Context: one part of a larger RNA
RNA sequence: ACCAGGGAGUGCAUUUGCUUGGCAAGCCUAACUCGACUAUCGAGGAAGGCACAGGGAAACCGAUACGGCCGCAGUCUUACGACCAGGGCCACCGUGUUCAAGCGCGGGGAGUCAAGCGGAUGCGACCCGAAACCGGGUGAUCUACGCGUGGGCAGGGUGAAGCGUGCCGAAAGGUACGUGGAGGCCCGUUAGGGGUGGUGUCCUACAAUACCCUCCCGUGACCUAUGCGUAGGGGUGAAAGGCCCAUCGAACCCGGCAACAGCUGGUUCCAGCCGAAACAUGUCGAAGCAUGACCUCUUCAGAGGUAGUCCGCGAGGUAGAGCUACCGAUUGGAUGACCCGCCUCCGAGAGGAGUCGGCCAUCCUGUCGAACUCCGAACUUGCGGACGCCGCAGACGAAGGGAGUCCGGUGUGCGGGGUAAGCCUGUGCACCAUAAGGGAGACAACCCAGCGGUAGGUUAAGGUCCCCAAGUGUAGACUAAGUGCGAUCGAAGGUGGUCCCGAGCCCUAGACAGCCGGGAGGUGAGCUUAGAAGCAGCUACCCUCCAAGAAAAGCGUAACAGCUUACCGGCCGAGGUUCGGGGCGCCCAAAAUGAUCGGGGCUCAAGUCUACCACCGAGACCUACCCAUGUCCGUUACAGGACAAUUGCGUAGGCUGGCACUCUGCUCGGACGGAAGCGCGGGAUAGAUCUCGUGUGGACCGAGCAGUGACGAUAAUCCUGGU
Numbered sequence: 001a002c003c004a005g006g007g008a009g010u011g012c013a014u015u016u017g018c019u020u021g022g023c024a025a026g027c028c029u030a031a032c033u034c035g036a037c038u039a040u041c042g043a044g045g046a047a048g049g050c051a052c053a054g055g056g057a058a059a060c061c062g063a064u065a066c067g068g069c070c071g072c073a074g075u076c077u078u079a080c081g082a083c084c085a086g087g088g089c090c091a092c093c094g095u096g097u098u099c100a101a102g103c104g105c106g107g108g109g110a111g112u113c114a115a116g117c118g119g120a121u122g123c124g125a126c127c128c129g130a131a132a133c134c135g136g137g138u139g140a141u142c143u144a145c146g147c148g149u150g151g152g153c154a155g156g157g158u159g160a161a162g163c164g165u166g167c168c169g170a171a172a173g174g175u176a177c178g179u180g181g182a183g184g185c186c187c188g189u190u191a192g193g194g195g196u197g198g199u200g201u202c203c204u205a206c207a208a209u210a211c212c213c214u215c216c217c218g219u220g221a222c223c224u225a226u227g228c229g230u231a232g233g234g235g236u237g238a239a240a241g242g243c244c245c246a247u248c249g250a251a252c253c254c255g256g257c258a259a260c261a262g263c264u265g266g267u268u269c270c271a272g273c274c275g276a277a278a279c280a281u282g283u284c285g286a287a288g289c290a291u292g293a294c295c296u297c298u299u300c301a302g303a304g305g306u307a308g309u310c311c312g313c314g315a316g317g318u319a320g321a322g323c324u325a326c327c328g329a330u331u332g333g334a335u336g337a338c339c340c341g342c343c344u345c346c347g348a349g350a351g352g353a354g355u356c357g358g359c360c361a362u363c364c365u366g367u368c369g370a371a372c373u374c375c376g377a378a379c380u381u382g383c384g385g386a387c388g389c390c391g392c393a394g395a396c397g398a399a400g401g402g403a404g405u406c407c408g409g410u411g412u413g414c415g416g417g418g419u420a421a422g423c424c425u426g427u428g429c430a431c432c433a434u435a436a437g438g439g440a441g442a443c444a445a446c447c448c449a450g451c452g453g454u455a456g457g458u459u460a461a462g463g464u465c466c467c468c469a470a471g472u473g474u475a476g477a478c479u480a481a482g483u484g485c486g487a488u489c490g491a492a493g494g495u496g497g498u499c500c501c502g503a504g505c506c507c508u509a510g511a512c513a514g515c516c517g518g519g520a521g522g523u524g525a526g527c528u529u530a531g532a533a534g535c536a537g538c539u540a541c542c543c544u545c546c547a548a549g550a551a552a553a554g555c556g557u558a559a560c561a562g563c564u565u566a567c568c569g570g571c572c573g574a575g576g577u578u579c580g581g582g583g584c585g586c587c588c589a590a591a592a593u594g595a596u597c598g599g600g601g602c603u604c605a606a607g608u609c610u611a612c613c614a615c616c617g618a619g620a621c622c623u624a625c626c627c628a629u630g631u632c633c634g635u636u637a638c639a640g641g642a643c644a645a646u647u648g649c650g651u652a653g654g655c656u657g658g659c660a661c662u663c664u665g666c667u668c669g670g671a672c673g674g675a676a677g678c679g680c681g682g683g684a685u686a687g688a689u690c691u692c693g694u695g696u697g698g699a700c701c702g703a704g705c706a707g708u709g710a711c712g713a714u715a716a717u718c719c720u721g722g723u
Base pairs, nucleotide, nucleotide: 001723002722003721004720005719006718011123012122013121014120015119016118017117018116019115020114021113022112023111026050027049028048032044033043034042035041054061055060064091067090068089069088070087074083075082076081092107093106094105095104096103097102126266127265129263133256134255135254136253137252138251144230145229146228147227148226149225150224151223152222153220155187156186157185158183162179163178164177165176166175167174168173192217193216194215197213198212200211201210232248234244235243236242269658270657271656272655273654274653279292280291281290282289283288294404295402296401297400298399299398300397304390305389306388308387309386310385311384312383313382314381315380316379320375321373322372327369328368329367332364333363334362335361336360339358340357341356343354344353345352346351408432409431410430411429412428413427414426415425416424417423437448438447439446452626453625454624455623456622457621458620462616463615464614465600466599467598471613473612474611475610476609477608478607484602485601493587494586495585497584498583499582500581501580502579503578504577505576506575514571515570516569517568518567520544521543522542525539526538527537550565553564554563555562627648628647629644630643631642632641633640659712661709663707664706665705666704667703668702669701670700677696678695679694680693681692682691683690684689
């Protein structure tokens, strides 16, 4: 991993609601006793419980046995209406409060017992799951430390004290040479002990800590044998929370124990009807819970309800807009009076004059505001009316039983925070969640579209060269960048790429570009300067001849020279030039394994824009039949029939109907002429499942009705076994 078998809402008590049944102003027995065909049964047994009266803290007091009106179903009716169970509204009564008024609770009899089912509470309480806590015991054969008794340490080196002798010294003593043999001394694969580095080998190992090389200690706080001692909040510890039998920040075994778990996982057959929530409030609350909102089922009641559209009358101050309408902000200019400030000038001073700035006013000009508004929509909303829709097939409403949910997400409109985010946080709507099908390459929430079954057709979104169903469609234009064919539109800035639109100016008295020619004289202007001649610099920038030619716009020279330009003429012969706007492009443009529009591939397109025709394309829509559901007709009940444009998705969940398994009772069947089970095959049903044939097998099995329950498994890192 696979297969088989096992594997999870149960029991008791109390309580609440519903269903069925018994009796009923009552109902029921419990323990127990007696009897018997002796666990089951029959009879007895009201002790007691609930109900029959409530109100009040209590003392205590103590209710309509029906008086009126309305009125559904129903009955009757000359379909006007009458009677009206149940029901509703008054009236009245009891009690508490109480000066009183009023108010609270209660009152015109329905309960009780049993069984079943749905919940709740207590218990293990649907099942499995801790880390832990506590009690009583077992451990120091491992290891820590201590104590008793024993054992062990090749060889070599160094050479302390002491001692001897010599020498020196008055002495104390010193010194040299010997001797001597100390040391938690040195070397050391002695034995033995240890475990530094290789972060080597191994890492389903030789091994639940090993192997190899290297390394440390090796007469000591040494190593070691053996016996004994210390025990779990305790020991022991040269201290690492180390060690206490492969277990230690509190050992192990058994018990309390099915500890508790608001946390994770799992929770077993089929179908039908409806169908959520991820919000609010509270919470030692935030992974939980309760109540409300939202879902479902039952009952009551009985006629109106109102999501939509339009109209009328009101409400609102957003979007937008505006500000010479306020408040606040705010560009430039002009004019002007008072006041204030700096500076300048005049004056001996007081003071005066002036420029500028501030403030203010008027005019012109340019702008803004969530907490500005002279204005002001769409839209929302209140009331009324109309239409529409829903409703006796029971709406709206009320009461009660059962839930789930209280981590939501995305798109879009409008906000708040943030540089931003597949970000955080609000709010309206839609969708996903709980929604399949078609499209978007793939793609929960984007587009189309809301799903019973079968079949045929028509469309939607989106597409029509091939993959791939349908146009290599029609007409016109643009793009040359493979731009693009992508729901990724890649920025500021730049662009004489190209197409279109508008405007100004020049132009057959000849524009623009090009080519040919001229581009002169006073004069080398004056000054400056070594020089300054158009061209270092300063000043001025005149006049003449002309078709035109600068007191010179550049290059150049030391200074000249020289080469261009402006300007003029000629040749040529038709548009030129500038600005503004638009379309499609271009640059800007960098990412990590090989690229790509889904791919191939595409250029008057298979790209982009405009207009049009045709076709393809879904479970949508249409048509036919069938099924289910709902309602009606019908039937004793089935059967059968009618209608549904306004029924047919569905997680959590509520409600309803069924299939299958075990055993029991009753009734009825099958079986050695072959039961169950198992294998293979056929048939039926919407399905759970049922049934038939055959082989095997060799003795039990089934149906109906009524009960019963250890009653249904692909999932729990499920358990056990097998392979």
This is a predicted structure of a 723-nucleotide part of an RNA (large-subunit ribosomal RNA, domain II) from Haloplanus vescus. It matches the Rfam family "Bacterial large subunit ribosomal RNA". The organism belongs to Haloplanus, within Archaea.